A computed fold for a 507-nucleotide part of an RNA from an uncultured prokaryote, annotated as small-subunit ribosomal RNA, 5' domain. Rfam family: Bacterial small subunit ribosomal RNA. Its family is annotated with structural constituent of ribosome and ribosome in the Gene Ontology. The full RNA is in RNAcentral, with records from ENA. Model confidence (mean pLDDT): 80 of 100.
Context: one part of a larger RNA
RNA sequence: GAAUGAACGUUGGCGGCGUGGAUUAGGCAUGCAAGUCGAGCGAGAACCCAGCAAUGGGGGACAGCGGCGAAAGGGACAGUAAUAUGUAGAUCAUCUACCCUCAGGUCCGGGAUAGCUGCGGGAAACUGCAGGUAAUACCGGAUGACAUCCCCGGAUCAAAGGUGUGAUUCCGUCUGAGGGAUGAGUCUACAUCCUAUUAGCUUGUUGGCAGGGUAACGGCCUACCAAGGCUUUGAUGGGUAGCGGGUGUGAGAGCACGACCCGCGUCAUUGGGACUGAGACACUGCCCAGACACCUACGGGUGGCUGCAGUCGAGAAUCUUCGGCAAUGGGCGAAAGCCUGACCGAGCGACGCCGCGUGCGGGAUGAAGGCCUUCGGGUUGUAAACCGCUGUCAAGGGGAUUGAAAUGCAAGGUGGGUUCUCCCCUCUGUUUGACCGAUCCUCAGAGGAAGUCCGGGCUAAGUUCGUGCCAGCAGCCGCGGUAAUACGAACCGUCCAAACGUUAUUC
Numbered sequence: 001g002a003a004u005g006a007a008c009g010u011u012g013g014c015g016g017c018g019u020g021g022a023u024u025a026g027g028c029a030u031g032c033a034a035g036u037c038g039a040g041c042g043a044g045a046a047c048c049c050a051g052c053a054a055u056g057g058g059g060g061a062c063a064g065c066g067g068c069g070a071a072a073g074g075g076a077c078a079g080u081a082a083u084a085u086g087u088a089g090a091u092c093a094u095c096u097a098c099c100c101u102c103a104g105g106u107c108c109g110g111g112a113u114a115g116c117u118g119c120g121g122g123a124a125a126c127u128g129c130a131g132g133u134a135a136u137a138c139c140g141g142a143u144g145a146c147a148u149c150c151c152c153g154g155a156u157c158a159a160a161g162g163u164g165u166g167a168u169u170c171c172g173u174c175u176g177a178g179g180g181a182u183g184a185g186u187c188u189a190c191a192u193c194c195u196a197u198u199a200g201c202u203u204g205u206u207g208g209c210a211g212g213g214u215a216a217c218g219g220c221c222u223a224c225c226a227a228g229g230c231u232u233u234g235a236u237g238g239g240u241a242g243c244g245g246g247u248g249u250g251a252g253a254g255c256a257c258g259a260c261c262c263g264c265g266u267c268a269u270u271g272g273g274a275c276u277g278a279g280a281c282a283c284u285g286c287c288c289a290g291a292c293a294c295c296u297a298c299g300g301g302u303g304g305c306u307g308c309a310g311u312c313g314a315g316a317a318u319c320u321u322c323g324g325c326a327a328u329g330g331g332c333g334a335a336a337g338c339c340u341g342a343c344c345g346a347g348c349g350a351c352g353c354c355g356c357g358u359g360c361g362g363g364a365u366g367a368a369g370g371c372c373u374u375c376g377g378g379u380u381g382u383a384a385a386c387c388g389c390u391g392u393c394a395a396g397g398g399g400a401u402u403g404a405a406a407u408g409c410a411a412g413g414u415g416g417g418u419u420c421u422c423c424c425c426u427c428u429g430u431u432u433g434a435c436c437g438a439u440c441c442u443c444a445g446a447g448g449a450a451g452u453c454c455g456g457g458c459u460a461a462g463u464u465c466g467u468g469c470c471a472g473c474a475g476c477c478g479c480g481g482u483a484a485u486a487c488g489a490a491c492c493g494u495c496c497a498a499a500c501g502u503u504a505u506u507c
Base pairs, nucleotide, nucleotide: 001507002506003505004504006503007502008501009500010499013356014355015354016353017352018351019349020348026312027311028310030309031308032307035068036067037066040065041064047058048057049056050055075267076266077265085191086190087189088188089187090186091185094184095183099180100179101178102176103175104174105173106172107141108140109139110138116131117130118129119128120127121126147156148155149154161171162170193239194238195237200230201229202228205227206226207225208224210222211221212220242264243263244262245261246257247256248255249254269290270289271288272287273286292303293302294301295300320346322345323344324343328342329340330339331338332337359389360388361387362386369380370379371378372377393448396442397441398440400439403435408430409429410428412426413425415423451496454493455492456477457476458475462491463490464489465488466487472479473478
């Protein structure tokens, strides 16, 4: 000098864009953060209509079965020095729901079960027995190939319907070691901090054979056999640490760092385990154990903010218990739509960077006041007053535009298809804005807007008074013991400026 996720002191007008729990991966009150589908299924409250009533029709909340999603998105960096990351490869050793494409199919039957009704248990959480019901839930049979297995003869394996008056055609469903796309698993080579005041480490250890297991190779696991494997080119142990794209600095080489954003990995109160599923050993799923906290009728139960806000604690230190799904994206749905603390926005903080303003021109008998003085004067100083002008920003008033593209809704037309239903094209009308009055115009008036550090040398900028090795200053040299340009104050001056200094850290 440059830099920072900074903090502290003094000061503080506005805007834009960013950014903000770095410490206790400490504990958490409260609300929200993952649902959706009635065009899969049965049942159906309130309410409405008809009826004297019984009952029938409409209606559709809540709950239940079923499907898809919940493995994404969001957070954090504890662990990890290599089951990580980066680069380059391998996979004839592998899987991949939804999506696209290709080929073919979707036949005949069956028994349950929740919801519901009845009777209970329990303080609660919850739960038992009996009866009865549906399905795109479950099961059996048929059919089976370019499928699987194989001794090449053969054997084995599937499905579900829905909407609608009417489906080969729309939405689904089944099979394919058919293909694609996407995502993932596994393996190999090289690279990746400090320490020898850590020198030896290893028994599933190293290899083989056989088997098991896995989507898949493999000591991944088991039995048997052999005695190997690694190491001063640093094994093993200890310490520290998520890695990279990148960031800071520097002429570069390098050195230091890894906030925000992006990719990968890992974690989800601590430890362990599996289930479901295409995918998890699963942040807001399950089971067990521990610690902690809460409820209890003492028998027993409940919970997990390293999601968004917020709270306590510790700390030098880090924000609102805000608005909206309008846009972008995601889940479900045929769609309308619903959900979305992702996201888009607003709020707070000079935390950072950038921009703007705090006025402009004139104005001397050089006013007054302050300070200094050799008492003549000098300086503050064109500075002020005064005259003329301007109107950025802030304050008040008013009008218009952008983010809206698409989708949807309503009606029409054209084309394709053996088609009321589907698809494509076109035209007209129409719906949807949280932010928000940010941008523009207008109004009045210099009015509302300057400080901080420093002034011995380094280093731009000095005089007086007070103090008297005291009080104090200080980055280094050093200053202060009676004339201190170095302490404190005043006046004056220098630098930078909505900031200026200090501290910490990196180059």